Notes
A computed fold for a 73-nucleotide RNA from Ignavibacterium sp., annotated as transfer RNA. Lineage of the source: Bacteria > Ignavibacteria > Ignavibacteriales > Ignavibacteriaceae > Ignavibacterium. It matches the Rfam family "tRNA". About the family: Transfer RNA (tRNA) molecules are approximately 80 nucleotides in length. It is annotated as a transfer RNA. Gene Ontology term of the family: triplet codon-amino acid adaptor activity.

[in-house]
RNA sequence: GCCAACUUAGCUCAGCUGGUAGAGCAGCGCAUUCGUAAUGCGCCGGUCGCCGGUUCAAAUCCGGCAGUUGGCU
Numbered sequence: 001g002c003c004a005a006c007u008u009a010g011c012u013c014a015g016c017u018g019g020u021a022g023a024g025c026a027g028c029g030c031a032u033u034c035g036u037a038a039u040g041c042g043c044c045g046g047u048c049g050c051c052g053g054u055u056c057a058a059a060u061c062c063g064g065c066a067g068u069u070g071g072c073u
Base pairs, nucleotide, nucleotide: 001072002071003070004069005068006067007066010025011024012023013022019056027043028042029041030040031039049065050064051063052062053061
């Protein structure tokens, strides 16, 4: 230098063919217990990497940029 994949909550990841952004873990509260752990219930937490385009409507489609990983030279 070229090619490909990936970027979504604090972490690990879902999100189908464009139509209200989710789970587990972590954190907080309550219940349970003599108490702790475990367990159950609830709560908190996101400008979906950035900029633009298409569309009535974009995490999702298209383009550019950035970052990470892998391959080729």